Two RNAs folded together computationally: RNase P RNA and transfer RNA, 439 nucleotides in total.
The prediction has a mean pLDDT of 78.
It holds a member of the Rfam family "Bacterial RNase P class A". The family's RNA type in Rfam is ribozyme. From the family's description: Ribonuclease P (RNase P) is a ubiquitous endoribonuclease, found in archaea, bacteria and eukarya as well as chloroplasts and mitochondria.

RNA sequence: GGAGUCGGCUGGGCGGUCGCUGCCGCCGCGAGGCGGUGGAGGAAAGUCCGGGCUCCGCAGGACAGGAUGCCAGGUAACGCCUGGGAGGCGCGAGCCUACGGAAAGUGCCACAGAAAACAUACCGCCGAACUGCGCCUUCGGGCGCGGUGGUAAGGGUGAAAAGGUGCGGUAAGAGCGCACCGCGCCGGUGGUAACAUCGGUGGCAGGGUAAACCCCAUCCGGAGCAAGACCAAAUAGGGGAACAGCUCUUCGGAGCGCGUGUGGUCCGCACGGUUCCCGGGUAGGUCGCUUGAGGCGCGUGGUGACGCGCGUCCCAGAGGAAUGACAGCCCUCGACAGAACCCGGCUUACAGGCCGACUCCCCCU
RNA sequence: GCCCCGGUAGCUCAGCUGGAUAGAGCGUCCCCCUCCUAAGGGGAAGGUCACACGUUCGAAUCGUGUCCGGGGCG
Numbered sequence: 001g002g003a004g005u006c007g008g009c010u011g012g013g014c015g016g017u018c019g020c021u022g023c024c025g026c027c028g029c030g031a032g033g034c035g036g037u038g039g040a041g042g043a044a045a046g047u048c049c050g051g052g053c054u055c056c057g058c059a060g061g062a063c064a065g066g067a068u069g070c071c072a073g074g075u076a077a078c079g080c081c082u083g084g085g086a087g088g089c090g091c092g093a094g095c096c097u098a099c100g101g102a103a104a105g106u107g108c109c110a111c112a113g114a115a116a117a118c119a120u121a122c123c124g125c126c127g128a129a130c131u132g133c134g135c136c137u138u139c140g141g142g143c144g145c146g147g148u149g150g151u152a153a154g155g156g157u158g159a160a161a162a163g164g165u166g167c168g169g170u171a172a173g174a175g176c177g178c179a180c181c182g183c184g185c186c187g188g189u190g191g192u193a194a195c196a197u198c199g200g201u202g203g204c205a206g207g208g209u210a211a212a213c214c215c216c217a218u219c220c221g222g223a224g225c226a227a228g229a230c231c232a233a234a235u236a237g238g239g240g241a242a243c244a245g246c247u248c249u250u251c252g253g254a255g256c257g258c259g260u261g262u263g264g265u266c267c268g269c270a271c272g273g274u275u276c277c278c279g280g281g282u283a284g285g286u287c288g289c290u291u292g293a294g295g296c297g298c299g300u301g302g303u304g305a306c307g308c309g310c311g312u313c314c315c316a317g318a319g320g321a322a323u324g325a326c327a328g329c330c331c332u333c334g335a336c337a338g339a340a341c342c343c344g345g346c347u348u349a350c351a352g353g354c355c356g357a358c359u360c361c362c363c364c365u
Numbered sequence: 366g367c368c369c370c371g372g373u374a375g376c377u378c379a380g381c382u383g384g385a386u387a388g389a390g391c392g393u394c395c396c397c398c399u400c401c402u403a404a405g406g407g408g409a410a411g412g413u414c415a416c417a418c419g420u421u422c423g424a425a426u427c428g429u430g431u432c433c434g435g436g437g438c439g
C1' cells in the first nucleotide's frame, strides 16, 4: 500500500420566531392567559418467540395439540445470549450447523439395474464336490462342452448395492485368517458434562430417509389494555313502598272500588296512573398509563453472557390521536423510518461517518 | 390487538401424500382456408414456479426466514 474478518458507536450542527402537547407554578368565577420544564427510534416496523400485568379460572393426573432437541452456564423467561464439544467451509483472522433415536414399529426410495432390503446373481471368475455327453488314454486318469453347483474379487446400473486398504489364503473367492483404519461392547485416565484419549475384546451388528409417520426427553391452562377496575346522566325497562282498599281465585289473574280521559252529572266505554326509593346496564368520565427485570458513573466477582454493592438521574404518555412550520449561518448536503400497556430477544429496512481488535498478500528499511 | 389464506406463462387456474420434458383454457405470433374478416384447422414462442437459505440422490411440492397481496374476529 492492497484485500479481508470480527466487535462497538453515530444517524447533520448552531442559535432565532411562531405553533402543538404532558406536567408544575401564578393570575382569572370561567373560557383561558403568562412563566418554567419535558416531548419518538435503533429499529418505534414484522408480530416471530419469551415474560410482566389483568381477567376467567384453580391447571393434580390422563388424552389430544404445539414447541424445543450436543453439553454446561446466564436469565424473570425464551426457540435468546455466553462458553465449550463434534462436524463442515476458509491459506488465515474467522464463519456455519434442525447436532436425540433408523441394532422399537410402519411407510417411501422414480428411471436404470440381477437385486433398493427376510437380500440377490446380468456379464464375469471357478470346475474343488456330484453328474451327462464327446475325444484321448500308459486304464490311474486327463482334456473339452454342459447340468447341479461354488463365489461376490472384477465389470456394469444407480444418489445409494451388506465395512476400507494391504498381505496371506483358495479351484475361484470371501473377515476365511492377519496388520492398520472404521464400527460395536467393556474398562482405565482427563473433563461438571458433551467429549477426548488409551487399553482390552467381538470378525462385525448391517443401505438411506425422522425438515415421512413415529419413539424418547423437557416445557406449555386460556385470553388479551377494545385486558380489566371505579364513578355514573337522559330515555326506556326491572323491583319495592305510598296515594289505596274489598271480594273471589285454578295464584296467572278477574270483579268491585280508586285515579285519568270522554262529560255539567250518572251509566257506559277506553286506559292504568302519580310520587318517592333501590339496584343493573348504556352514553360520558376517571383509573389502568408509565419509576422500570430503568438509564448513567464508579468499584467488584466471573474467560464470558451476566451478577453484586455504592452513588446519581427522572428521560413522551396522547385519546381522532402532540413532536410541526418559517427564515438565517455552516458542513462532508443528511439513509431507513413515527410511540399507543410495558419489558427481554429475534428478524427485516438503513445514505454516510467514526473507533477498536485481528488476519493474509506485496513493497521498503 | 389476535388469527387465517394465497403468490405457478400476458390473464384465469391445475399440478403441491417429492421423481426429472411444469401443464390446461383464453390471449400473442406464423401458416392453411376465404375476394377480405370472423369462425375453423395446423404449428410455434412465451415460466428466476414471489425471494433467500437449507433437508434430500432429487424440491413448484418438505422445513425455516423474509417480501407482497387478500380475508376474518374483537
Base pairs, nucleotide, nucleotide: 001361002360003359004358005357006356007355008354009353010352012330013329014328016326017325018324020039021038022037023036024035025034026033027032041336045347046346048345049344050343051342052341053224054223055222056221065220066219067218068217069216070084071083072082073081074080085099086097087096088095089094100215101214105213106212107209108208109207122155123154124151125150126149129148130147131146132145133144134143135142136141163181164180165179166178167177168176182204183202184201185200186199187198188197189196190195228287229286230285231284238278239277240276241275242274243273245256246255247254248253258272259271260270261269262268294313295312296311297310298309299308300307301306331334366438367437368436369435370434371433372432375391376390377389378388384422393409394408395407396406397405415431416430417429418428419427